[in-house]
RNA sequence: AGAGACGACUAGACAGCCGCGUUAUCUCUUGGGAUAGCGAGGAAAGUCCGGGCUCCACAGGGCAGGGUGCCAGGUAACGCCUGGGAGGCGUGAGCCUACGGAAAGUGCCGCAGAAAAUAUACCGCCUAAGCGCCUGCGGGUGCCGGUAAGGGUGAAAAGGUGCGGUAAGAGCGCACCGCGCGGGUGGCAACAUUCCGCGGCAGGGUAAACCCCACUCGGAGCAAGGCCAAAUAGAGGAACCAAGGUGUGGCCCGCACCGUUCCCGGGUAGGCCGCUUGAGAUGUACGGUGACGUGCAUCCUAGAUGAAUGGCUGUCCAUGACAGAACCCGGCUUAUCGGUCGUCUCAACCC
Numbered sequence: 001a002g003a004g005a006c007g008a009c010u011a012g013a014c015a016g017c018c019g020c021g022u023u024a025u026c027u028c029u030u031g032g033g034a035u036a037g038c039g040a041g042g043a044a045a046g047u048c049c050g051g052g053c054u055c056c057a058c059a060g061g062g063c064a065g066g067g068u069g070c071c072a073g074g075u076a077a078c079g080c081c082u083g084g085g086a087g088g089c090g091u092g093a094g095c096c097u098a099c100g101g102a103a104a105g106u107g108c109c110g111c112a113g114a115a116a117a118u119a120u121a122c123c124g125c126c127u128a129a130g131c132g133c134c135u136g137c138g139g140g141u142g143c144c145g146g147u148a149a150g151g152g153u154g155a156a157a158a159g160g161u162g163c164g165g166u167a168a169g170a171g172c173g174c175a176c177c178g179c180g181c182g183g184g185u186g187g188c189a190a191c192a193u194u195c196c197g198c199g200g201c202a203g204g205g206u207a208a209a210c211c212c213c214a215c216u217c218g219g220a221g222c223a224a225g226g227c228c229a230a231a232u233a234g235a236g237g238a239a240c241c242a243a244g245g246u247g248u249g250g251c252c253c254g255c256a257c258c259g260u261u262c263c264c265g266g267g268u269a270g271g272c273c274g275c276u277u278g279a280g281a282u283g284u285a286c287g288g289u290g291a292c293g294u295g296c297a298u299c300c301u302a303g304a305u306g307a308a309u310g311g312c313u314g315u316c317c318a319u320g321a322c323a324g325a326a327c328c329c330g331g332c333u334u335a336u337c338g339g340u341c342g343u344c345u346c347a348a349c350c351c
Stems, first nucleotide, its partner, number of pairs: 002346009012316007020039009041322001045333002048331005053221004065217005070084005085099001086097004100212002105210002107206003122151002124147003130143005159177006178201001179199005184193003225273004236263005244258005280299008317320001
């Protein structure tokens, strides 16, 4: 110098001016002013998964339904992460995997092919046994049959190779390889095994098909929910009215309803809380292979509600991508111009 693998970081820099949101203090005064501080991201995104928080009954039992699915660990929890096993890809660094059960049952397996699962017989091979015909007596031929070695089809055809065996064949027998079962050994386990023994070897695939098994899941969501409280409806209580109206009644008394004020109640408009101090960040020490955990020290880092974070100028690098909070947090996924650093692999050259 070339081709790669993995991981981490960055997301124009500096200065000046003007502007916006918010917090604290002061001030005038009830929304302005002054000063000081702070002011988007690695994904704030998709809203896919998990949790906190709030209300419904602090969520229990059952049914239905959903999710997850090798093992162990981490975590508040997870479908996330870490480590390991098995399988696959790569020369390698390394990468990928929904990876429980097909001997509980049901279903499905296009085309091709004889046959797609209680195996079968299209071509081929065989004629030992049985029956018939012919014969030159060697045999030939037909039937009944045997066969799964060979051909052909397919993604997949009922272990592979060799020897024996046979009429031809066949785990039919044997050796090796493979497979299965049991035991031992190692490992927490998944699993491994160059250990020992047994079995000729049986039931092909498909469960992101139904299903079975194990574990797990209550619902709705910050427009959650709570507080203050003009208005309006209904109802209740107290006080006032010797007055008045309506009804009942022939009339009076009486009785019922209507009135005014206040309280209670109610919760619309509006306002406030929830709202950002948190499974927090940084540094360090210790434990752990690691995810992560524990201790100590330091720090406070947007909180809007028509919703702020922008604009201009100058210099420089050389033209800056994807994109913007809205209750919060942990993940996953997706988008992303360019740049920097570290570890490792392959190839083999030069000094």